[in-house]
RNA sequence: AUCCGAUAAGGGCAAAUCCUUCGCGAGGAGGGGACGCAAAGCCACGGGCCCCAUGCGGGCAGCCGGGCCGCCGAA
Repeated sequence: AUCCGAUAAGGGCAAAUCCUUCGCGAGGAGGGGACGCAAAGCCACGGGCCCCAUGCGGGCAGCCGGGCCGCCGAA
């Protein structure tokens, strides 16, 4: 350094759901809340799913793969 990932340390994120708000919608943002997560950090590139005002349209990164970047260090 790579692979790997613990009943380790210090931390991090936050499903369902509720409130407010934006959007036709899928969904997004903020606050509460924790089912989970070692990339549940970022990117719609491939597949997949979803929405629509069907257009040179849009959403999901917590579905899988891929790319970029990153904390810790037992076996």
Model confidence (mean pLDDT): 90 of 100. The RNA shown here (c-di-GMP-I riboswitch aptamer) has 75 nucleotides and comes from an uncultured bacterium.